RNA sequence: CAAUGACAAGAGCAAACCUGGCGAAAGUCAGGGACGCAAAGCUAUGGGUCGUCCAGUUUGGCUGACGAUUGCCAGGUUACCAAA
Numbered sequence: 001c002a003a004u005g006a007c008a009a010g011a012g013c014a015a016a017c018c019u020g021g022c023g024a025a026a027g028u029c030a031g032g033g034a035c036g037c038a039a040a041g042c043u044a045u046g047g048g049u050c051g052u053c054c055a056g057u058u059u060g061g062c063u064g065a066c067g068a069u070u071g072c073c074a075g076g077u078u079a080c081c082a083a084a
Base pairs, nucleotide, nucleotide: 004082005081012037013036017032018031019030020029021028022027035071041077042076043075045074046073047072048069049068050067051066052065054064055063056062057060
């Protein structure tokens, strides 16, 4: 340095649900709360999925546009600890 994730150490994140805010919605933010996570850090780049304040349409919820999701997968990028 790369790969890997056993025993540990220190730190970190936070599902469902509840309360409040934002949003047309999907969702998201803050607080509480922990199901889990070795990248559950960052990034919408590719695919998937979800939504419609919109547009088109041969009526196929189909295509486009816009939005959401990185805790759906892959890619990119950065990083703690440590055996075989």